[in-house]
Molecule: small-subunit ribosomal RNA
Organism: uncultured Bacteroidota bacterium
RNA sequence: GAUGAACGCUAGCGACAGGCUUAACACAUGCAAGUCGAGGGGCAGCAAAUAGAUAGCUUGCUAUUUAUGUUGGCGACCGGCGCACGGGUGAGUAACGCGUAUGCAACCUACCUUCAACAGUGGGAUAACCCGGCGAAAGUCGGACUAAUACCGCAUAAAACAGGGGUCCCGCCUGGGAAUAUUUGUUAAAGAUUUAUCGGUUGUAGAUGGGCAUGCGUAACAUUAGAUAGUUGGUGAGGUAACGGCUCACCAAGUCUGCGAUGUUUAGGGGUUCUGAGAGGAAGGUCCCCCACACUGGUACUGAGACACGGACCAGACUCCUACGGGAGGCAGCAGUGAGGAAUAUUGGUCAAUGGGCGAGAGCCUGAACCAGCCAAGUCGCGUGAAGGAAGACUGCCCUAUGGGUUGUAAACUUCUUUUAUAGGGGAAUAAAAAGGGGAACGUGUUCCCUAUUGCAUGUACCCUAUGAAUAAGCAUCGGCUAACUCCGUGCCAGCAGCCGCGGUAAUACGGAGGAUGCGAGCGUUAUCCGGAUUUAUUGGGUUUAAAGGGUGCGUAGGUGGAAGCUUAAGUCAGCGGUGAAAUUUUGGUCGCUUAACGAUAAAAUUGCCGUUGAAACUGGGUUUCUUGAGUAUAGAUGAAGUAGGCGGAAUGCGUGGUGUAGCGGUGAAAUGCUUAGAGAUCAUGCAGAACUCCAAUUGCGAAGGCAGCUUACUAAGGUAUAACUGACACUGAAGCACGAAAGCGUGGGUAUCAAACAGGAUUAGAUACCCUGGUAGUCCACGCAGUAAACGAUGAUUACUAGGAGUUUGCGAUAAAAUGUAAGCUCUACAGCGAAAGCGUUAAGUAAUCCACCUGGGGAGUACGCCGGCAACGGUGAAACUCAAAGGAAUUGACGGGGGCCCGCACAAGCGGAGGAACAUGUGGUUUAAUUCGAUGAUACGCGAGGAACCUUACCUGGGCUUAAAUGUAGAUUGCAUAGAGUGGAAACAUUCUUUUCCUACGGGACUAUUUACAAGGUGCUGCAUGGUUGUCGUCAGCUCGUGCCGUGAGGUGUCGGGUUAAGUCCCAUAACGAGCGCAACCCUUACCGUUAGUUGCCAUCAGGUUAAGCUGGGGACUCUAGCGGGACUGCCACCGUAAGGUGAGAGGAAGGUGGGGAUGACGUCAAAUCAGCACGGCCCUUAUGUCCAGGGCUACACACGUGUUACAAUGGCCGGUACAGAGGGCAGCCACCUGGCGACAGGGCGCUAAUCCCGAAAGCCGGUCUCAGUUCGGAUCGAAGUCUGCAACCCGACUUCGUGAAGUUGGAUUCGCUAGUAAUCGCGCAUCAGCCAUGGCGCGGUGAAUACGUUCCCGGGCCUUGUACACACCGCCCGUCAAGCCAUGGGAGCCGGGGGUGCCUGAAGUCUGCAACCGCAAGGAGCGGCCUAGGGUAAAACUGGUGACUGGGGCU
Repeated sequence: GAUGAACGCUAGCGACAGGCUUAACACAUGCAAGUCGAGGGGCAGCAAAUAGAUAGCUUGCUAUUUAUGUUGGCGACCGGCGCACGGGUGAGUAACGCGUAUGCAACCUACCUUCAACAGUGGGAUAACCCGGCGAAAGUCGGACUAAUACCGCAUAAAACAGGGGUCCCGCCUGGGAAUAUUUGUUAAAGAUUUAUCGGUUGUAGAUGGGCAUGCGUAACAUUAGAUAGUUGGUGAGGUAACGGCUCACCAAGUCUGCGAUGUUUAGGGGUUCUGAGAGGAAGGUCCCCCACACUGGUACUGAGACACGGACCAGACUCCUACGGGAGGCAGCAGUGAGGAAUAUUGGUCAAUGGGCGAGAGCCUGAACCAGCCAAGUCGCGUGAAGGAAGACUGCCCUAUGGGUUGUAAACUUCUUUUAUAGGGGAAUAAAAAGGGGAACGUGUUCCCUAUUGCAUGUACCCUAUGAAUAAGCAUCGGCUAACUCCGUGCCAGCAGCCGCGGUAAUACGGAGGAUGCGAGCGUUAUCCGGAUUUAUUGGGUUUAAAGGGUGCGUAGGUGGAAGCUUAAGUCAGCGGUGAAAUUUUGGUCGCUUAACGAUAAAAUUGCCGUUGAAACUGGGUUUCUUGAGUAUAGAUGAAGUAGGCGGAAUGCGUGGUGUAGCGGUGAAAUGCUUAGAGAUCAUGCAGAACUCCAAUUGCGAAGGCAGCUUACUAAGGUAUAACUGACACUGAAGCACGAAAGCGUGGGUAUCAAACAGGAUUAGAUACCCUGGUAGUCCACGCAGUAAACGAUGAUUACUAGGAGUUUGCGAUAAAAUGUAAGCUCUACAGCGAAAGCGUUAAGUAAUCCACCUGGGGAGUACGCCGGCAACGGUGAAACUCAAAGGAAUUGACGGGGGCCCGCACAAGCGGAGGAACAUGUGGUUUAAUUCGAUGAUACGCGAGGAACCUUACCUGGGCUUAAAUGUAGAUUGCAUAGAGUGGAAACAUUCUUUUCCUACGGGACUAUUUACAAGGUGCUGCAUGGUUGUCGUCAGCUCGUGCCGUGAGGUGUCGGGUUAAGUCCCAUAACGAGCGCAACCCUUACCGUUAGUUGCCAUCAGGUUAAGCUGGGGACUCUAGCGGGACUGCCACCGUAAGGUGAGAGGAAGGUGGGGAUGACGUCAAAUCAGCACGGCCCUUAUGUCCAGGGCUACACACGUGUUACAAUGGCCGGUACAGAGGGCAGCCACCUGGCGACAGGGCGCUAAUCCCGAAAGCCGGUCUCAGUUCGGAUCGAAGUCUGCAACCCGACUUCGUGAAGUUGGAUUCGCUAGUAAUCGCGCAUCAGCCAUGGCGCGGUGAAUACGUUCCCGGGCCUUGUACACACCGCCCGUCAAGCCAUGGGAGCCGGGGGUGCCUGAAGUCUGCAACCGCAAGGAGCGGCCUAGGGUAAAACUGGUGACUGGGGCU
């Protein structure tokens, strides 16, 4: 885009066209084929006439009745014509059925036309009617009468038919035609009538309609390969309108078939229709042509024509009637009914027109036809109003919400129009001819004139008038494709979905709403067809790796084929002719319906077929030549080419013997195995079988498989040279034939090695494996079979053409041993070109040609079934159902690897000290609980948030209170309180009572407080997966990117790689890259040295004073120190190495040396990492509570498990006494000297200090003493008692002091942590938080002060380069098979049940044909009986095909 459509929602009108696609299922009822009286006998019914009778009376009329076929007409009957047309359907049919083009010298044709001729004379019946019989009926029988255009004779007769004989012409084989007309024989008729005519018979010609034959075209399947006996042909006969095996007898053995016979399945064919640019593909409804059919099957009759839709006979199934004896029927005609189905209409009107039948005609009949009815089922047309109208109204919806946007000029409102609608009125065309009647003309059947009549649709189309916007809009969609977006609800639910996909609490995708978009009396959905799809490729595809080259050759058919000349005209091309029905299609042709659709007319087209005339380039045919393709010959070379035979040495194993002694062998390590009965090793000798070291190569040969010691024989091949011979002999190749690795099979040998199966030993969680020790088939030979491989160059064969360069093999030529030419091979590199890319590239995957093979999404499946082959194994051929939305190729970036290379890090190693065992502290899990608040959970949670939970904190629990509230603000109103004191209840909060009580003032009021009202609250409730901010980690690792350029179809790459170097993407060199940014480094702080400036509260060398002593004092700036400013370090210098960067050096100098030490500083990003409980914030939730206040409790529980620490286990130590040296920091609700008291914690006094001024006790160390290896003079837990301090308060639940008690623990398993120098270890000091403190924690400070690093194999982590990848949520990935469960389709299957077709045998209706002695008839003939064939029926054995089936096999989905 389309449809004979259906379904959902909706619906105003008209025109045109359409309407059982399914059950060729069954049918009630009515209608669909009759007509002619001008063929006939007649006359039942109707009407008329005549005659008669009766009645009425108006006396010539009416009614009734009788008679008469007398008349109009006419039921039934005889007869003629029609019924073979028209109408329906598509079951069958794969066919001369259809289409197209021819032919009939092999034919027929009623009615019609033309021409010619004729129509004489006889005869006998029969239906109707009448009478009678049988039967329920349908119907039927008998008797008697009668007519014809019914039937039958005789006559006449040809241009008819049959036979014979001459002439001419023609052709296509049999033959055809014509004329003169010759001869013999045969055959015909019907009349009617109104006298106009109409009919009859024979023949000729025509027209029309048919019949037959032929060429070409017209489905699928080869998992249908052979079919056929009247089959193929001939002779003869029969039959037919006619040819013909159409039928029969005889003879022959043919005929069809790979260019697809036969079989099976499906199907009416065409004009045309839809689609498409076309070529094609699909379809065949309506209309037209042809065919076939008429309940199913068979058969003939009649007839011009049928084997007959509304005829006959028979058989069958079904339905109906019946008196049970018998009968009737055929809607696939028009309506209609049932059924089936998603689905398809009225039991309408009329013969007015068109057409048909009959008739002389009038006319009759006509469900053909023309009309109307129903149905949005289609196409076309019209309408549902038009113009103005902004306060851009109200409502609705949305938002960033004092407001804006949208609905929206939309509405309201004003003006206008009246198609349509309603009402009233008018009102067509389609009808013109024929025929009838009358008249005229001439040529007696033609023409012309006049006249009357006929309309179903229909009072319709159309026109006029009136009324009044009045009567008339929906459907689908809005994530992308695809035009159109927001809110709410829902929360992987409900649902959507054509594909991708959407939905798990912020859904433009579900449902609703608002808005928008598209189309519009329709809109969507479903189904089907074509297109897009170059996705079956003729136009117009491919086959190295995506699906796809046969394993290889030979070769048949077939296809294709070198150069030149002549010829032919099959193909080809051109002109002309015929045909290609009409309709359809096209032409903005012309015309008609108001327009359009529709129709008329004209033209074009119908690409086809046939005929004819010509052309001769190309292809083909014929013929004559040619040599370049191909082959042959000659010559000398080449090779692991093949087959058969012979020979050889090394190795291996075994046998025998010698020497010799304890192991051998094997592995990652072992064991099994062999060995003291002598192995292994070694020497000698013998035997056996198999394979051929080095040469050896990117080598060579072969069609492929494949081929390797040497040699002989036979065989084959390619190549080179010569250009002698043949003269296109060529290429490819479906079938076919042959060859064809390894494994395998059969028979017979052989068997040294190796070695499936098997056995044992190991490994392992297991190990039916990898490893080891053995070991049988096999491996080898001969003869057969098999016929497959990643049979690979994953690349079919042949021919031609298209830049180069390098190596190599074998010839020839030329040479000198370089170099160079030519031919045939084998490799590498590379231009053009090709390719999706990788890559290919004269050995093409380039450019062309010919032929063959093969492919068409993945899986199912190279499976099933069938067939063929095979001894078997198995091979060849080779589907479908079902299922998925992918499967696949090449390349890219990452990530990963028990891949590779380089490098780094307390990563390992080397060391030191710890943890893991004990007790305790602390955190976590778990458990418990009313609550044990919450968060953090591998590294990157666990002395973490918390830098300090007795109350508070506090978020938790129990209980008691409050509800604008605990706090704050604004506005209004009221008030003078609030506070304070006292009392009561209470655990307190709180409730309640009493007393007392404001300030300023310009007197208006204001400030303040309280109460109350209103508005703003509050939430440590949820979501860290909605977020901001902050933080951890990789990682202080060296990386992460950009601009421009260049490369690539692209993703991307390059830069950033490579060679060096560095702590470093640090720097240097190189370089299709050149630059730049964030990171690194540096800049900053601190520390180490010096200088300078300054000199108090710090310092004190010199001078002076002074003390028991002391920078205590005067003074000083020298020193230390303090804190400002500078300097200093840069591989700067030297040596060596290096192009450079840089490296090395116990170098020099220097306080410091190669980033001097430490800190701050954390790229792009990763982990949906952590945090809504620090803060902020979106959304959701609570609002007399999830808010808030208070008391008490809990966060401190305790069988247990883990992390982090402290103290120890002791002598490098404990205890006692004496004695020395810091730094940093803090201090007024504080640090506290000093004095007194207390054993002590501390208490009572009390100077100084808001600090370089005063205060805050350093310890380890050193000196001396004691302890002497013990659960101790170690260790200090636990417990008891007594106290001190803080605080409202130490019970749960504080710290400290003293006395007493004195647990575990004797150095810690597997495993594991930190640290490279002022570091580890060890020693103490300070600070924050803080009333106090559970601090052994955290953050700082100084004192003492080591050991070790060979080195980078390994473990862990990281960086760069490279490689593989089926991973990309990225190896914690992906993914295979069995098993278990459910569902689905399918193969096999003992069988069971059908279907269509064929064959044999039996039977055999009707009927044609045919035969006949008996009966009838004078005869013709009839009756009857037989024969052949056959529908149908029965039976038998096979084949094909479907359904079902216990069980069973695999497959798919979940």